[in-house]
Model confidence (mean pLDDT): 81 of 100. This is a predicted structure of a 134-nucleotide RNA (FMN riboswitch aptamer (RFN element)) from an Anaerolineaceae bacterium. Taxonomically the source falls in Anaerolineaceae (Bacteria, Chloroflexota, Anaerolineae, Anaerolineales).
RNA sequence: GUAAUCCUUCGGGGCAGGGUGAGGAAUGAAAAUUCCAAUUCCCGAUCGGUGGUCAUAACCCACGCGCACAAGUUCGUGCAUGACUCGGUGUAAUUCCGAGGUCGACGGUACAGUCCGGAUAAAAGAAGGUAAAG
Numbered sequence: 001g002u003a004a005u006c007c008u009u010c011g012g013g014g015c016a017g018g019g020u021g022a023g024g025a026a027u028g029a030a031a032a033u034u035c036c037a038a039u040u041c042c043c044g045a046u047c048g049g050u051g052g053u054c055a056u057a058a059c060c061c062a063c064g065c066g067c068a069c070a071a072g073u074u075c076g077u078g079c080a081u082g083a084c085u086c087g088g089u090g091u092a093a094u095u096c097c098g099a100g101g102u103c104g105a106c107g108g109u110a111c112a113g114u115c116c117g118g119a120u121a122a123a124a125g126a127a128g129g130u131a132a133a134g
Stems, first nucleotide, its partner, number of pairs: 006129005017043003023036005045114002047104002049063004058102002066079004084100005106117003
């Protein structure tokens, strides 16, 4: 001086407000009246993991998360896995600025990116420490 290995910590956000009422309850002889009722439907609102990229990304590339199998020290295989255009500036931007759009696993429940659940979990990775061989 390089840095394996090991250790510690960290490591995801979001329905304000309104409309409708599938359905249910109470009262009543009935008609009917009253109440509850979708954060999922409608209007509208709101959120955006990690690494890369001459230039900053939910929407470019890759990864993580999910399901099944296998393994059971290691870690792998398969499946699934969404979405962007135009203009401007510039050497360079689907990343910045302006404008208009789009997307979002699985189970539950009146059909869910946002509620509840697996998950006070796990991971991509980040920071710090340790430090062998060569």